This is a predicted structure of a 72-nucleotide RNA (transfer RNA) from a Candidatus Parcubacteria bacterium. Its mean pLDDT, the model's own confidence on a scale to 100, is 80. NCBI's taxonomy places the organism under Bacteria, Bacteria candidate phyla, Candidatus Parcubacteria. It was read from a public genome assembly. Its Rfam family is "tRNA". The family's RNA type in Rfam is transfer RNA. Rfam's curators write: Transfer RNA (tRNA) molecules are approximately 80 nucleotides in length.

[in-house]
């Protein structure tokens, strides 16, 4: 330098055109003599970023940034 994959909450991770599941963790509450455990609620309105397509984009297209891999 060329090519490919990936980037979603504090962490892991699903979703791939119609306003984002789940788990761990955090916070609050119930319970308890106190705690642990259990249970309930809550925790992503810039889904890396800037554009484009579309009535509508996390999803499709392009550039850029970052991570990993392959080739030279």
């Nucleotide at each position: 330098g060329g090519c490919c994959a990936c980037g979603u909450a504090g962490c892991c991770a699903a979703g791939c055109g119609g306003u984002a599941a789940g788990g761990c963790g955090g916070c609050a509450g119930u319970c308890u003599g106190c705690a642990a455990a259990a249970c309930u609620g809550u925790u992503a309105u810039u889904c890396g970023u800037g554009g484009g397509u579309u009535c509508g984009a996390u999803u499709c297209c392009c550039g850029c940034c970052g991570u990993g891999g392959c080739c030279u």